[in-house]
A computed fold for a 539-nucleotide part of an RNA from a Sporomusaceae bacterium, annotated as large-subunit ribosomal RNA, domain I. The RNAcentral record of the full RNA draws on ENA. Its mean pLDDT, the model's own confidence on a scale to 100, is 84.
Context: one part of a larger RNA
RNA sequence: GGCAUACGGCGGAUGCCUAGGCGCCAACAGCCGAAGAAGGACGGGGUAAGCUCCGAAAAGCCAUGGGGAGCCGCAAGCAGGCAUAGAUCCAUGGAUGUCCGAAUGGGGGAACCCGGCGGUGGUAAUGCACCGUCACCCACGCUUUUAAGCGUGAGGAGGGCACCCGGGGAACUGAAACAUCUAAGUACCCGGAGGAAAAGUAAUCAAACGAGAUUCCCUAAGUAGCGGCGAGCGAACGGGGAAGAGCCCAAACCAGGGAGCUUCGGCUCCUUGGGGUUGAGGACCGGCAUAAUCUUGGUCAGGUCUAGCCGAACUACCUGGAAAGGUAGGCCGCAGAAGGUAAGAGCCCUGUAAGCGAAAGGCAGAGCCAAGUGGCUGGGAUCCAGAGUACCACGGGACACGUGAAACCCUGUGGGAAGCAGGGGGGACCACCCUCCAAGGCAAAAUACUCGUUGGCGACCGAUAGCGCAUAGUACCGUGAGGGAAAGGUGAAAAGCACCCCGGGAGGGGAGUGAAAAAGUACCUGAAACCGUAUGUCU
Numbered sequence: 001g002g003c004a005u006a007c008g009g010c011g012g013a014u015g016c017c018u019a020g021g022c023g024c025c026a027a028c029a030g031c032c033g034a035a036g037a038a039g040g041a042c043g044g045g046g047u048a049a050g051c052u053c054c055g056a057a058a059a060g061c062c063a064u065g066g067g068g069a070g071c072c073g074c075a076a077g078c079a080g081g082c083a084u085a086g087a088u089c090c091a092u093g094g095a096u097g098u099c100c101g102a103a104u105g106g107g108g109g110a111a112c113c114c115g116g117c118g119g120u121g122g123u124a125a126u127g128c129a130c131c132g133u134c135a136c137c138c139a140c141g142c143u144u145u146u147a148a149g150c151g152u153g154a155g156g157a158g159g160g161c162a163c164c165c166g167g168g169g170a171a172c173u174g175a176a177a178c179a180u181c182u183a184a185g186u187a188c189c190c191g192g193a194g195g196a197a198a199a200g201u202a203a204u205c206a207a208a209c210g211a212g213a214u215u216c217c218c219u220a221a222g223u224a225g226c227g228g229c230g231a232g233c234g235a236a237c238g239g240g241g242a243a244g245a246g247c248c249c250a251a252a253c254c255a256g257g258g259a260g261c262u263u264c265g266g267c268u269c270c271u272u273g274g275g276g277u278u279g280a281g282g283a284c285c286g287g288c289a290u291a292a293u294c295u296u297g298g299u300c301a302g303g304u305c306u307a308g309c310c311g312a313a314c315u316a317c318c319u320g321g322a323a324a325g326g327u328a329g330g331c332c333g334c335a336g337a338a339g340g341u342a343a344g345a346g347c348c349c350u351g352u353a354a355g356c357g358a359a360a361g362g363c364a365g366a367g368c369c370a371a372g373u374g375g376c377u378g379g380g381a382u383c384c385a386g387a388g389u390a391c392c393a394c395g396g397g398a399c400a401c402g403u404g405a406a407a408c409c410c411u412g413u414g415g416g417a418a419g420c421a422g423g424g425g426g427g428a429c430c431a432c433c434c435u436c437c438a439a440g441g442c443a444a445a446a447u448a449c450u451c452g453u454u455g456g457c458g459a460c461c462g463a464u465a466g467c468g469c470a471u472a473g474u475a476c477c478g479u480g481a482g483g484g485a486a487a488g489g490u491g492a493a494a495a496g497c498a499c500c501c502c503g504g505g506a507g508g509g510g511a512g513u514g515a516a517a518a519a520g521u522a523c524c525u526g527a528a529a530c531c532g533u534a535u536g537u538c539u
Stems, first nucleotide, its partner, number of pairs: 001538009015524001016489002020461002022458007029450002031159002039100003042055003046078002050074002061094006070082003105114003115134007136156002138153005163194001164192005174181001178228001204211002215242005225233002246442003249386001253274009279420001281384003284379005294372006303363004308356002314329005330347002332336001338350003391415007401427001422437005476483002496523001499510004
């Protein structure tokens, strides 16, 4: 030194466990903010570094409701307190809420510096302290108009996971190269809004029959088509479902007010109210009805959410450290979900089923009350019915549709109508026919999403897994944007080893606890590599 055996060390695999994750379902909530948000800084404890909670009224203050014996957070000890005159705790409402932050008196290298005005306190007086107020933009009002100024405003500003609308807008990639094309109107940037957003009551489709706003799902259909007719892209009509809701202006006309013009008859324009809203209607001139309906507001039974209450039924023996296990005999069940208890408990505990409950606040809300709205019909002389619009040309975009025979939609430049005997559409264009009424506006539901709340589920994970985190955006790295860990388990209970011995200590040997200490906090199990000690054997 090799090999073998035994016993150790180191190490932390494996098994078991779960405090944490992952995914989904249902319901809820879906915004917060100058009345100062989101997010922070700094403080607040008898002792106080961290977390939690809170804000100079500082692990808290007040009120109301719940609850009923202990309490002063995680978190022990010491000290000191509170509590059946109801504390701690839970819920609702309120008070306080430093400084920074949109940050807003001015400045600034966030949490700091420096002010003006008014008031209060204090001082002999000043310094000082405290309270209030002072940014910008917008709207409205006042000052005769403008500038400037003054006043009023629960107007704006910023934040927020995803979802939504709009404005911009890639490349890798695919085409087995690559340029049209694709990826893709995706990623990303910007603006804006809401609990949803957007869209929306036909200048729509259809096809000779008819339908009747929008949105979403299934289908039609990988069809018709588009396409270096390559890669690939990819409808609609129609059918079936979810949901269901329709309205308001402009104008004609009437009335009031104002301005201008006037031949003094009036005309034109502006403004307020009424009227009116359609594909054949309205004005206008008549006739019949006075209700249904709808909208808004108020009130409000009951419901529901934010604390809770009640809640059935088991004992003995055996094994064991421990009974919930075994044996025996019972019991309850609208409750045999689950968790805990020294092991495996329907009947021990928390609960579970059923039932009950709110002073205060939130949500929706039948019914009732009030206000508003207003239905049907005849006539057709006259009046009205959205203009730099429709449409055309050129250049683009968007439509499944790449310019194509390319309609329809949007519009940068140029041109530019009709006016109900009117106008648009039906995929070039024309005719006939059919259909609809642009150039104003609003609108619930069905739909999308989940930072968040409650309850539940899983042929999801079980500490190299599962979120990056069993917690941490911490430690650490980086000038910065940013990157970003590792790390769980004594035991049923600390009963966490009094005392003795060796030792400087660390550590160990006894003793003791415990079922176990080969469970001693370097703590469940404790594999392998690796390192030793002893013995045997070989060289």